[in-house]
């Protein structure tokens, strides 16, 4: 070079006009007001800010909100090796066992199957306190095909074959056949006995914070596999969700109360209310709930970055700095310079995690069955 493994970053760029949401600041209109200054509109100027690495699924864990609640315990759901991080967590980080590679490295719902119960399909003989199909061996028979003896009666061997056993090594069936691999021994064989390995047991001994690892002793071995099969053991879980919730608050409705030239509206007068004045001619005023319809919740955060400490690491202290979308039919878009290309998809209470989709650009580290040098 080639294959291959891990991790991180970008995910259209640069000018110009134009428009969309929000925030300041400034006009302008209106109101309130002694002032000073406030409140509301506004297709008005300037200025700034304005999707995503997954905003997706909405699969988990939390914040908040609001209901509910003595302690226990049952159900029902969930989570499972260990130590550590975090607010939490089914997530990370390390380590341990165990599978896959030739390494770099990847992958595991990884407690218990000598508590009980259920299930093991199809094939097989036999699937759990299992079996004999083939086969391999004793024995007692048949046949008489072959071959040697042979005193011519038959004997032995070998071939085929029939019973009664033997035995589980070897075939073969299965996802799985009651330890593996040698040897010994035997009519053949067989933990029947030995040697490793492997399993089991122990209150042994050492290491580790522990998951578990190495010894050491004793046991021929008993104890299939499945719990994302009921189940057993540990430890977790109250329910709803921003349409949560809180506040202000038209008109009808209700409750109560004012009265006859009152009270209301509206006009003269006035910066403005009052008082006066004359007009109209039946309503006005409080109060609780709350509908429409307004505000808040709601973007300063378990923040985001530089440095510097600690730690293998996740991650944590410590100091600087930065404010970074905030709508409710709901902005985040369009055109040219400019020819070229460009994927998944887009906030709607807010985080931290999984996951799921993605055309391409990039940077780092690591490995070496293999080609070449």
């Nucleotide at each position: 070079c080639g294959a291959g493994g891990g991790g991180g970053g970008c995910g259209a760029g640069g000018g110009g006009c134009c428009g969309c949401g929000g925030g300041u600041c400034g006009g302008c209109g209106u109101c309130c007001c002694a002032a000073a200054g406030g409140g509301c509109g506004c297709g008005c100027g300037a200025u700034u800010c304005g999707a995503g690495g997954a905003a997706a699924g909405u699969c988990c864990g939390a914040g908040c909100u609001c209901c509910a609640c003595a302690g226990g315990g049952c159900a029902a759901g969930g989570u499972g090796c260990c130590g550590g991080g975090u607010a939490a967590c089914g997530c990370c980080c390390g380590g341990g066992c165990g599978g896959c590679g030739a390494a770099a490295g990847c992958c595991g719902a990884c407690g218990g199957a000598a508590a009980g119960u259920g299930c093991c399909a199809c094939a097989g003989a036999g699937a759990a306190c299992a079996g004999a199909c083939c086969g391999c061996c004793u024995g007692c028979g048949g046949u008489g095909g072959g071959c040697g003896c042979g005193u011519c009666a038959g004997c032995g061997c070998c071939g085929c074959u029939g019973c009664c056993g033997g035995u589980a090594a070897g075939g073969g069936u299965g996802a799985a056949a009651c330890g593996g691999u040698g040897g010994a021994g035997u009519a053949a064989g067989a933990g029947c006995c030995c040697a490793c390995c492997g399993c089991c047991c122990g209150u042994g001994c050492g290491g580790g914070u522990a998951a578990c690892c190495g010894c050491c002793g004793g046991g021929g071995c008993a104890c299939g596999g499945c719990a994302a099969a009921c189940c057993c053991c540990a430890c977790c879980u109250g329910g709803a969700g921003c349409a949560a919730g809180g506040c202000c608050a038209a008109g009808c409705a209700g409750g109560g109360g004012a009265c006859a030239g009152u009270g209301g509206u509206a006009g003269c007068c006035c910066g403005c209310c009052g008082c006066g004045c004359g007009a109209u001619g039946a309503u006005c005023c409080c109060c609780g709930g709350g509908u429409a319809g307004g505000c808040c919740g709601c973007a300063u955060g378990a923040g985001g970055u530089g440095c510097c400490g600690g730690g293998c690491g996740a991650c944590c202290g410590g100091c600087g700095u930065c404010c970074c979308a905030g709508a409710u039919g709901a902005a985040u878009g369009g055109c040219c310079c400019a020819c070229u290309g460009a994927a998944c998809u887009g906030a709607a209470c807010u985080c931290g995690g999984c996951u799921u989709a993605c055309g391409g650009c990039u940077c780092c580290c690591c490995u070496c069955c293999g080609c070449g040098g």
A computed fold for a 373-nucleotide RNA from a Gemmatimonadota bacterium, annotated as Bacterial RNase P class A. Its Rfam family is "Bacterial RNase P class A". By type it is a ribozyme. Lineage of the source: Bacteria > Pseudomonadati > Gemmatimonadota. The prediction has a mean pLDDT of 78. The model forms 91% of the base pairs in the Rfam consensus. RNAcentral holds the sequence, with entries from ENA.